[in-house]
C1' cells in the first nucleotide's frame, strides 16, 4: 500500500416495519494473507598496517530490485492456508487440536520470440588461454492479474462481456543507466635492541563451490614461496578530500561538511532477499539488567531528546513535516528526531552600542610634592544636541514551487471517447512567527571590563613588608629607602571581552631536499682486502627506459585563490574563472644518463732493464755490558739519600785480576733519514718472500673508484699450556718522609717482560684530519732514480717519486691550514645533533676469564664546551729596586715598674679602634667637673633655640638665712631698666605663668652619606685624542736596544701627539756678597770695675732678617751607537736630586670615623631628654703590645771644672735675700720679653773611693714623717726626707730599628694642665761600625709563560663517609594482560549421508511411486577446560649504583712545573 485478497467493528443516510429488526448505499477501525521497503537515511571509530584507504588501470572472470528502452508473450487447470469460529494447555511469553475461506500467495499442463546446454558450418576481433556475430539440428525452459472506458467487430437480455481499448501489473530475452563484487601498479606510521618466516605453506592436475577468478575448499603430485629495496613479530592508528602553520619545501592534525571502510552488549552462525552475513530481524554461547507461580521467559540509545556515572568540560525528555530529501501508493495521502526551525552556552566568526559638540575657577575629592606646586583633567559639573540599541504603539514580508481540485487550450492513441502529455487562469497549503523589516513616540537615560607597567616589551611613583610574606615565561626580584612582593594613585595595551593553562606549527639553517656539519666546539670505523650497492675515460651506430615538448582521459562536489553578485555592511551565501603541482595513455624530440653493438688509448694492468730500503718470515752467528759461579790479590767498609736507615760485609764484601755460565737488548753509525695499509720495524750473515721508485719500448683495451654486511691484520696489558728467567719490575715486605703516607725516595722482590702454540681485539690505535681523482703563486732543505751540461768540483741545471720548513690567493669562530690543504670541485663510505645520568642498565652476539661489541630510559641542570682577550695568581722564567736579605751597631722577647689591650669580674667597670694599616690609639693629661656608665634623689615646653598669649618691672641680679647629701624649696634684705608718646598706651629687654608648635638624644645604621683620615706608596705608574691592525673583546702608542732615583732621557719602531703622576717651582740648612744695627755684637779708640759691652762710641766680626750670588754634567779625559748616559778628574763652601721637609697620580681595601662636625632614614618624648649627690671608667687568677729602670767597673758614689740649641712666661715666669736636710715656705725685684726670668745643661774632662759581690750594682715593695695644688687627695694625685732593700748577674723559640752628623748615648724645652708623664712633640751635645753582593726571606715594578682563577690562590675543585628527598636497575616470590601451540568437550548452524518417521497439489484405478519435510549420524566450529611455554605489565623483603639538597666529617686528587708534569 484497499487500483492484489478475504473478513468487516463503527458511524451516517435511505427503504420496509408500530417496534424489535431486516435490507441497501456510503464510511472504512482493528488485525490477517499478499506486495514493496526495511541493506537507504541516522550514529560511532572499538577493531583494522590491510587492496582498508587514495590514485590510475583491468575483469575476454561477474551480479544488479526499482528506472529507461527494444523484441515477444500474458493460454489452461488444481489443491491449500491465515484471518474468522469452536475446544484445550500455560504465571507469563505463547502453544496445540478441529472446522470454513480468498488472492498478483502456492502448484501442475500448454506455447517458445528468445535463453541455456550439446553439436555442425561460416565470418570478425583478440592473441596467453579466448571472445563475439550468424546459419542449422537436438534437448530443456515462462507468466497474474487489477482498474477504468467503450460498442467498430462477435454474442445476446440494447446494455453488458467472453469483445475492443487505455492504464497498470506479470513473464522471457536483449540493451542502457545506476549500484555493487573481484584483480593489479604506485603511495602514505614507528621499532633491526623483531633476522629469519612459511605446511594449504608455493605451484601443478582433477573434482567441488561461488554471481564471478582463485588453495576459496578437497584428493593426489612436486618442493617450493617471502626476506636487508626490511620478510616475520611487536607497538600505535580508521583512510582520504581537506584543516592549522609555514615565504616555500615541509611539519602537525583527520572535529564540523563530503567520499570510502569497519562496527552495532561480547563471540559464533546462517536464513530471507536483487542486495545483509542485517543498529531499532532470527538462532546459539558468554557477561549484565529485569519479570517469575522457580517450571521458564524478556532486553540491547555508538538513532533524537533525556537519566546516572566518569570528567577540567560539552545543550531541550521543544515545534513542524510549511520547505528539501526518502519509503509506499495510480493518486489523495500516510510515515520520516533525515531534515527545517526554535531553546541553552561570549564556544567561534562578523557587525553595532555604552553617547556627540562646547565647557577652566584648570572646582571638590584622591595621589604625589622640593610645600611653590604638579597630576587625575575638558575629565566632571554645566549648556546645546542626537536617538543606533533598548522600551512603547502601529504596520508587516520573501521563503509557495509542485501535487491536487475546478474551468479551458493544444497534442495524441483508438473504430471512437476517456486517459496520457504540454500549457493558461482560479482555488488550496507557513513550524519558524506577528519573526525579519518599516514608521511614529520616548529618556543620556538602562549598558565596561580584563591584563600589564625591572629588561626582553608599550607603560612610574608613594606607602606597607623586611631572604618574611610572596613574585617568576627566561634573566632574576625580596636580608629597612623594592619602578620586580601587597595596596593605592597614575600610566600602557586590548576591549564585550581580557588574562591563564594545554596543544600544534613558526621563529629553529636546532635532522639542513630546498638548507648544516665532523683538526681543537658533538662527530673519520685502528688499518686493509673485498660482496651487494652507488658512481664511472674518448669516438661511432642503434634504441627510446629516464628526460623534454604537445594532445587526450582523469584528478567528485565542497574547500582555497581571483573576480562579479545577493542579505543595509560584514561574517555568511551564490555565479564564473584559476588551482588541484598527481596518475594513465598517445604522438614527437634525442643533447645528457641508461641499455645493446662496435672501436680507441690517456685511466688501470702486464712484460723488459736498472735502483734504494730498520718491509716480513726462518735459521745461524758476534762483541760490549750486567748478574752469577770458581780461583787469585786485598782490608773494613760498601751501598744508598735532600739527609738517613733498611740491605751487603771479618764466615772477607766493595775494589781489582783470571777463567767460566746464563739470559736479554743491540752503543757509535743515527739524520723532522728509510720501509710498511695500519699496528710497527734497528748488531751481522744466509735462505725464502711482499710492496715501491726510475727509464725506454711492446702488449691488453675501461679491466676503474668507493664499499653496507663480511673477512683478515692489529701496540701494551691480560689469559691457557709448555719452556726460559740475566736485567728491569705491578703485587708484597722492610727502611725513611709525614699530623697521617696503604704514595712520591731507598733496599729487596713475585707475576710479567723473552720463546713456542693458541686466545683477547682494545689505546691520546693521533696528523685527534676516511679513501680516490683533477685543478690552483712560489722559496728553501733533504732521500731515491733519470736526462742535459761541464772548467771534473765537495759542481750547475732540469725531471719523476717521497720526507720536512716558510709562505701567496683562498678557507677558518679564532688558533691555524696552505700542491703532503683544513683551498676549488666530483664520487663513495663512516659518524654527529645541549650537559649530566652513561658508554651505564637490561636484552642479544663474541670470549676460558678479564671483558669487548651493540646500546637506552626515568630523573636532573641552564648551562657544558671551543678559540682568543684583559687582568689576577704560580712552591714558572728573565731583568730591576727597597735596611728586603746579607755585613754591622743597638734593642724587644726573661726581671721590676709604667701604660694600652684582651679576657674575667662588677650595680657600672661608658663608647670607639682589632693582621701589616688596633693595642703610651681617639685621650695635648678620668680625685669633683670632664662623663657619655651605675645607684639613689628630682624636673617635664624642659639645661639650650624660635614663635603666640597673659602677668610683672617689688623682675633679673647680689647678699644673709632655714630645711636638705645636693638639686631644690622657703624667708629676709639691697637694687628699682631703656626709647617713643596724642599720656590712654606702645616698642625693646628680662623673668614668671599657660597651652601648643617644638626643643633635646655621645640612641641605631660608617653596609644609606658628605667631609676627614689610614694603606699599598713618594711605588712609577695611570690614561686619552686621532690614526693603524683585529669579525670582536682588544691591541698598537706604553713593547724592543741602552740608560736613570724615575714611563728620566736617547735610539729604533704604524704610529703621531697630549693629560694626571716623576722632576722642577715652595720652606729649611750648608758658602759668599749686599742692606740695616737694638734689646744683639765689641776689632780698633776711650772711660770704669776684683770681675762682667758695664759706659761713651763703633758698624768691622759674630748674629739677627730682608734682598741677591752660587751647581748647570758647565769644563777636561775615557767608555758608549759621533746619542742618552756612565766612570774618573779639575775648580769649588757644596758635584752629579748637596742634606732635610712640605707635596701622595688612576685606583684598591663596602678600610676607619653617625662619639669632632654635618646629614638621609629609623627610634625615644613625665624619657633613650634634663639636674644633683655618691660610686665607676683606677677592679685582677691571667695573656699580649709599647715603654722606663736595671742587671754594673766604658760602671756606682763623692768633690772640682767647661761648653748648647730651641722654646715658654702677667690667672704667668720669678731674680736677689732668708728659713728648711729636702719637697718647699716667707719676703721681695725685674719682665707683656734678642733687654727680665725659667736657666746650674748633662754626658764629657780632672781628681778620689769602691774591686766583681746580689755588691757602695739595682731600686720595687713597705713603714714613718712631711711639702704642694685644689671646695675636697679615702676609693684615686705628684713630690720630699729617713728607714726598708724584692726580682734581676744580659734574657728560649722568635722578632724590631738603623747606611752619617745616621745608629747609639746625654741632657734641655714645650703643648695639655689647679695639680698630676717613663707618653707625645721639638732642641741641641758627644758621636760610631758595616754594605762582598742579590743565591735566599718579605714587599714592589717591567717583559714573558701556564691557568679549569675573574668575589680573581684567603681562588677553584675531587671522591668516600654521615643526613634528607627523588626516579631507576637486580631480586626469592606474588599477581594481571596479550598472542599463539597441543589436546579434551562441543551449542547454534551450513554442507554431506540417512536403512527410521511424517506428508494437500504431480503420476497412478489402486497398492504405491516421485518429491519434500523431519529425525539420526558425520566434517567444520564459537565459548569453555587442561598442559607446557612465550611476550608484556604491576608489586616485593633485601640489595646496587645514580641524581638533587647555603654553611656536617676527614683528607687535598685536578687547575700554576698544582708542589711526584
Nucleotide at each position: 500500500c484497499g487500483u492484489g485478497c478475504g473478513u468487516g467493528a463503527u458511524u451516517a443516510u435511505c427503504u420496509a416495519g408500530c417496534a424489535a429488526u431486516a435490507g441497501a448505499u456510503a464510511u472504512g477501525a482493528a488485525a490477517g494473507c499478499g506486495g514493496c521497503g526495511a541493506a537507504c537515511g541516522g550514529g560511532u571509530g572499538a577493531g583494522u598496517a590491510a587492496c582498508a584507504c587514495g590514485u590510475a588501470a583491468g575483469c575476454a572472470a561477474c551480479c544488479u530490485u526499482c528506472c529507461u528502452u527494444u523484441a515477444a508473450a500474458u493460454c489452461u487447470g488444481g489443491g491449500a492456508u491465515a484471518a474468522c469460529c469452536c475446544c484445550u494447555c500455560c504465571a507469563a511469553c505463547g502453544a496445540g487440536g478441529g472446522g470454513c475461506u480468498a488472492a498478483u500467495a502456492c502448484c501442475g499442463g500448454a506455447u517458445g520470440u528468445g535463453g541455456u546446454u550439446a553439436u555442425u558450418g561460416u565470418g570478425a576481433c583478440a592473441u596467453a588461454g579466448g571472445u563475439u556475430a550468424u546459419a542449422g539440428u537436438a534437448a530443456u525452459u515462462a507468466a497474474a492479474g487489477g482498474u477504468g472506458a467503450c460498442c467498430c467487430c462477435u454474442a445476446u437480455u440494447u446494455a453488458u462481456a467472453a469483445g475492443u481499448u487505455a492504464c497498470u501489473g506479470u513473464u522471457u530475452a536483449g540493451a542502457g543507466a545506476u549500484g555493487g563484487g573481484c584483480u593489479u601498479g604506485c603511495g602514505g606510521a614507528u621499532c633491526a635492541g623483531u633476522a629469519g618466516c612459511u605446511a594449504g605453506u608455493u605451484g601443478g592436475u582433477g573434482a567441488g563451490g561461488u554471481a564471478a577468478c582463485g588453495g576459496c575448499c578437497c584428493a593426489c603430485c612436486a618442493a617450493g614461496g617471502c626476506a636487508g629495496a626490511g620478510a616475520u613479530g611487536a607497538u600505535u592508528a580508521g583512510c582520504c578530500g581537506a584543516c592549522c602553520u609555514g615565504a616555500g619545501a615541509g611539519g602537525g592534525u583527520g572535529a564540523u561538511c563530503g567520499g570510502c571502510c569497519a562496527c552495532a552488549u561480547u563471540g559464533g552462525g546462517a536464513c530471507u532477499g536483487a542486495g545483509a552475513u542485517a543498529c531499532g530481524g532470527c538462532c546459539c554461547a558468554g557477561a549484565c539488567u529485569c519479570c517469575u507461580a522457580c517450571g521458564g521467559g524478556a532486553g540491547g540509545c555508538a538513532g533524537c531528546a533525556g537519566u546516572a556515572g566518569g570528567g577540567a568540560a560539552u545543550a531541550u525528555u521543544g515545534c513542524g513535516c510549511a520547505a528539501u530529501g526518502g519509503a509506499c501508493g495510480a493518486a489523495a495521502g500516510u510515515c520520516u528526531g533525515a531534515c527545517g526551525c526554535a531553546g541553552c552556552a561570549a564556544c567561534u566568526c562578523c557587525g553595532c552600542g555604552u553617547g556627540a559638540a562646547g565647557g577652566a575657577u584648570g572646582a571638590c575629592g584622591g595621589c604625589c610634592u622640593u610645600a611653590g606646586g604638579g597630576u587625575u583633567g575638558u575629565a566632571a559639573a554645566c549648556u546645546u544636541c542626537u536617538g543606533u540599541u533598548g522600551a512603547g504603539u502601529g504596520g508587516g514580508a520573501a521563503g509557495a514551487a509542485c501535487c491536487a481540485g475546478c474551468a479551458g487550450u493544444g497534442u495524441g492513441c483508438u473504430a471512437a471517447u476517456c486517459a496520457g502529455c504540454a500549457u493558461u487562469g482560479c482555488u488550496c497549503u507557513g513550524a519558524c512567527g506577528g519573526u525579519a523589516c518599516c514608521a511614529c513616540u520616548u529618556u543620556a537615560g538602562a549598558a565596561a571590563g580584563c591584563a600589564c607597567c625591572g629588561g626582553c616589551u608599550a607603560a612610574c611613583u608613594a606607602c606597607g613588608u623586611g631572604c618574611c610574606a610572596g613574585c617568576a615565561g627566561c634573566c632574576g626580584c625580596g636580608g629597612u629607602a623594592a619602578u620586580a612582593c601587597g595596596u593605592a594613585g597614575g600610566g600602557u595595551g586590548c576591549a564585550a571581552g581580557c588574562g591563564u593553562u594545554g596543544u600544534u606549527c613558526g621563529g629553529a639553517a636546532u635532522c639542513a631536499c630546498u638548507g648544516g656539519g665532523c683538526g681543537u666546539a658533538a662527530a673519520g670505523c685502528g688499518a686493509a682486502c673485498g660482496u651487494a650497492g652507488g658512481c664511472g675515460g674518448g669516438g661511432a651506430a642503434g634504441u627510446a627506459a629516464g628526460u623534454u615538448a604537445g594532445g587526450a582521459g582523469u584528478g567528485a562536489a565542497a574547500u582555497u585563490u581571483a573576480u562579479c553578485g545577493g542579505c543595509u555592511c560584514a561574517a555568511c551565501c551564490g555565479g564564473u574563472a584559476a588551482u588541484c603541482u598527481g596518475c594513465u595513455u598517445u604522438u614527437a624530440a634525442u643533447a645528457c644518463u641508461g641499455c645493446u653493438u662496435u672501436u680507441c688509448u690517456u685511466g688501470a694492468g702486464u712484460a723488459u732493464g736498472g735502483g734504494a730500503g730498520a718491509g716480513g718470515a726462518u735459521g745461524a752467528u758476534g762483541g760490549a755490558a750486567u748478574u752469577c759461579c770458581a780461583g787469585g790479590u786485598g782490608u773494613a767498609g760498601c751501598g744508598g739519600u735532600g739527609g738517613a736507615a733498611u740491605g751487603c760485609g771479618u764466615a772477607g764484601a766493595u775494589a781489582u785480576c783470571u777463567g767460566g755460565a746464563a739470559g736479554a737488548a743491540c752503543a757509535c753509525c743515527a739524520g723532522u733519514u728509510g720501509c710498511g695499509a695500519a699496528g710497527g720495524c734497528g748488531g751481522u750473515c744466509a735462505u725464502c718472500u711482499g710492496g715501491c721508485c726510475c727509464a725506454a719500448u711492446a702488449c691488453u683495451g675501461a679491466c676503474g673508484c668507493u664499499g653496507a654486511g663480511g673477512u683478515u691484520c692489529g701496540a701494551a696489558a691480560g689469559c691457557u699450556a709448555g719452556g726460559g728467567g740475566g736485567g728491569c719490575g705491578a703485587a708484597c715486605a722492610g727502611g725513611a718522609u709525614u699530623a697521617g703516607a696503604u704514595a712520591c725516595c731507598c733496599u729487596g722482590g713475585u707475576a710479567g717482560u723473552c720463546c713456542u702454540a693458541g686466545c683477547c681485539g682494545u689505546a691520546a690505535a693521533c696528523g685527534a684530519u676516511g679513501g680516490a681523482u683533477a685543478c690552483u703563486a712560489g722559496u728553501u732543505g733533504u732521500u731515491g732514480g733519470g736526462g742535459c751540461u761541464g772548467u771534473u768540483a765537495u759542481g750547475g741545471u732540469u725531471u719523476c717519486a717521497g720526507c720536512g720548513a716558510c709562505g701567496u690567493a683562498g678557507c677558518u669562530a679564532a688558533c691555524g691550514c696552505g700542491u703532503u690543504a683544513a683551498g676549488u670541485a666530483u664520487c663513495c663510505c663512516g659518524c654527529c645533533u645541549g650537559g649530566g645520568g652513561a658508554g651505564u642498565a637490561c636484552g642479544c652476539u663474541c670470549g676460558c676469564a678479564a671483558g669487548a661489541g651493540u646500546g637506552a630510559a626515568a630523573c636532573u641542570c641552564a648551562a657544558a664546551g671551543g678559540a682568543a682577550u684583559u687582568g689576577a695568581c704560580g712552591g714558572g722564567g728573565g731583568c730591576c729596586c727597597g735596611c728586603a736579605c746579607a755585613a754591622g751597631c743597638g734593642g724587644u722577647g726573661g726581671a721590676g715598674c709604667a701604660u694600652g689591650u684582651g679576657c674575667u669580674u662588677u650595680a657600672a667597670u661608658u663608647c670607639g679602634a682589632u693582621g701589616c694599616a688596633a693595642c703610651g690609639c681617639g685621650a695635648a693629661g678620668a680625685a669633683c667637673c670632664u662623663u657619655a656608665c651605675c645607684u639613689g634623689g628630682u624636673c617635664u615646653u624642659g639645661a639650650c633655640a624660635u614663635g603666640u598669649g597673659a602677668a610683672u618691672g617689688c623682675a633679673a641680679u647680689c647678699c644673709u638665712u632655714u630645711a636638705g647629701a645636693g638639686a631644690u624649696a622657703g624667708a629676709g634684705g639691697a637694687c628699682c631698666u631703656u626709647c617713643c608718646c596724642u599720656c590712654g598706651g606702645g616698642a625693646a629687654c628680662a623673668u614668671u605663668c599657660a597651652a601648643c608648635a617644638c626643643a633635646g638624644g655621645u640612641g641605631c645604621u660608617g653596609c644609606a652619606u658628605g667631609g676627614u683620615u689610614g694603606u699599598c706608596g713618594u711605588c712609577a705608574g695611570c690614561u686619552c685624542g686621532u690614526g693603524u691592525c683585529g669579525u670582536g673583546a682588544g691591541a698598537u702608542g706604553u713593547u724592543g736596544g741602552g740608560u736613570u732615583a724615575a714611563g728620566u732621557c736617547c735610539c729604533g719602531c704604524a704610529a703621531c701627539g697630549a693629560g694626571c703622576g716623576c722632576a722642577a717651582c715652595c720652606c729649611u740648612u750648608g758658602u759668599c756678597c749686599u742692606u740695616a744695627g737694638u734689646u744683639g755684637c765689641c776689632a780698633g779708640c776711650a772711660c770704669g770695675u776684683u770681675a762682667u759691652g758695664g759706659u761713651g762710641g763703633g758698624a768691622a766680626c759674630u748674629c739677627u732678617a730682608g734682598g741677591g750670588a752660587g751647581a748647570c754634567u758647565g769644563c777636561c779625559u775615557g767608555g758608549u751607537u759621533u746619542a742618552a748616559c756612565c766612570a774618573g778628574g779639575a775648580g769649588g763652601a757644596a758635584g752629579g736630586u748637596g742634606g732635610g721637609g712640605a707635596u701622595g697620580a688612576c685606583g684598591u681595601c663596602a678600610a676607619a670615623u653617625c662619639a669632632u662636625c654635618a646629614u638621609g632614614g629609623c627610634c625615644c618624648u613625665u624619657a633613650c631628654g634634663a639636674c644633683c649627690a655618691g660610686g665607676g671608667c683606677u677592679a685582677g687568677a691571667c695573656a699580649c703590645g709599647u715603654g722606663c729602670u736595671a742587671c754594673a767597673a766604658u760602671g756606682g758614689g763623692c768633690g772640682g771644672u767647661a761648653c748648647a740649641g730651641a722654646g715658654g712666661g702677667u690667672u704667668g715666669c720669678u731674680a736677689a735675700g732668708u728659713c728648711g736636710u729636702g719637697a718647699g715656705g716667707c719676703u721681695a725685684u725685674g719682665c707683656u720679653a734678642a733687654u727680665c726670668c725659667c736657666u746650674u745643661a748633662a754626658a764629657a774632662c780632672c781628681g778620689u773611693u769602691c774591686u766583681c759581690a746580689g755588691u757602695u750594682c739595682g731600686g720595687a715593695u713597705a713603714g714613718a714623717a712631711g711639702u704642694c695644688u685644689g671646695c675636697a687627695a679615702u676609693u684615686c694625685g705628684a713630690c720630699u726626707u729617713c728607714u726598708u732593700g724584692a726580682a734581676g748577674u744580659u734574657g728560649g723559640a722568635a722578632u724590631c730599628g738603623c747606611u752619617a752628623g745616621u745608629a747609639a748615648u746625654c741632657g734641655c724645652g714645650g703643648a695639655u694642665c689647679a695639680g698630676a708623664a717613663c707618653g707625645c712633640c721639638g732642641c741641641g751635645g758627644u758621636g760610631a761600625a758595616u754594605a762582598c753582593g742579590u743565591u735566599c726571606c718579605c714587599g714592589g715594578g717591567c717583559c714573558u709563560u701556564g691557568u679549569a682563577c675573574a668575589c680573581a690562590c684567603c681562588g677553584c675543585c675531587c671522591g668516600u663517609c654521615a643526613a634528607g628527598c627523588c626516579a631507576u636497575g637486580a631480586a626469592a616470590g606474588a599477581u594481571g594482560g596479550u598472542a599463539g601451540u597441543a589436546c579434551c568437550c562441543a551449542a547454534a548452524g551450513u554442507c554431506g549421508c540417512u536403512u527410521c518417521u511424517c506428508u494437500a497439489a504431480c503420476c497412478g484405478c489402486a497398492a504405491g511411486g516421485a518429491a519434500g519435510a523431519g529425525u539420526g549420524c558425520g566434517c567444520c566450529u564459537a565459548a569453555g577446560g587442561u598442559a607446557a611455554g612465550a611476550c608484556u605489565g604491576u608489586u616485593a623483603a633485601u640489595u646496587g649504583g645514580g641524581g638533587c639538597u647555603a654553611a656536617g666529617u676527614a683528607g687535598u686528587a685536578a687547575c700554576a712545573a698544582g708542589g711526584u708534569a

Model confidence (mean pLDDT): 82 of 100.
Small-subunit ribosomal RNA from a metagenome, 1461 nucleotides, folded computationally.
Its Rfam family is "Bacterial small subunit ribosomal RNA". Gene Ontology terms of the family: ribosome and structural constituent of ribosome.
The sequence is in RNAcentral, with records from SILVA.